The RNA shown here (transfer RNA) has 72 nucleotides and comes from Ladona fulva. The RNAcentral record of the sequence draws on Rfam. It matches the Rfam family "tRNA". Rfam's curators write: Transfer RNA (tRNA) molecules are approximately 80 nucleotides in length. Taxonomically the source falls in Ladona (Eukaryota, Pterygota, Libelluloidea, Libellulidae).

[in-house]
RNA sequence: GGUGGAAUAGCUCAAUGGAUAGAGCAACCGACCGAUGAUUGGGAGACCCGGGUUCAAGUCCCGGUUCCGUCA
Numbered sequence: 001g002g003u004g005g006a007a008u009a010g011c012u013c014a015a016u017g018g019a020u021a022g023a024g025c026a027a028c029c030g031a032c033c034g035a036u037g038a039u040u041g042g043g044a045g046a047c048c049c050g051g052g053u054u055c056a057a058g059u060c061c062c063g064g065u066u067c068c069g070u071c072a
Base pairs, nucleotide, nucleotide: 001071002070003069004068005067006066007065010025011024012023013022018055028042029041030040031039048064049063050062051061052060
């Protein structure tokens, strides 16, 4: 340099073009407990960046950035 794939919460992962973008763990607040651990209740927290298509984009298209694989 060519080519294929990935990027969503602090971490690991979901989400048929249409519901308030969900789950587990972590963190935080509470209950319980001898206990800061275990158990349990709760709320908060995210679509890599910039454009385009569409009534509607996390999803489709274009460009960019980063990472992984592969070819040379």